[in-house]
FMN riboswitch aptamer (RFN element) from a soil metagenome, 164 nucleotides, folded computationally. Of the family's consensus pairs, 100% are formed in the model.
RNA sequence: ACCUUCGGGGCAGGGUGCAAUUCCCGAUCGGUGGUACAGCCCGCGAGCAAUUUUGGAGUGCAGGAGCUUGCUCCUGCAUAUUCGACAGCAAGCUGUCGGACUCCAGAGGAGCAUGACUCGGUGCGAUUCCGAGGCCGACAGUUAUAGUCUGGAUAGAAGAAGGU
Repeated sequence: ACCUUCGGGGCAGGGUGCAAUUCCCGAUCGGUGGUACAGCCCGCGAGCAAUUUUGGAGUGCAGGAGCUUGCUCCUGCAUAUUCGACAGCAAGCUGUCGGACUCCAGAGGAGCAUGACUCGGUGCGAUUCCGAGGCCGACAGUUAUAGUCUGGAUAGAAGAAGGU
């Protein structure tokens, strides 16, 4: 560097109500790297996303005018541009390639957003262990406000293990 596999848990019971696993009582859960063993210490992980980058699309029809060294111009309809080079053709008003721009889809991720802890004990050392009491929880949806239901997600990620 590449490949493969793995990679998140959780409202029992009750109250109110037309309606709530969303409110109230109560119950219950804790990704990942670091560090004395951590949801709440320092980072990372779902959302948004710039520069960058890959692929695709940028057309068709009708009417009118104009022109021959030309392949042009105008109008209308529908979401639907433009510039350059080369080639081709005396036919008609084309093709190829490239650039810019716009749109669609993907990759990538600078950056933005993003919660919570104290006391006592042991110890060289713990906001991590032991005891006690607290606290926190993305986005969208919902007959009624969600860490726990449903959905994006049979996705993706922090990362872990193995192989070449």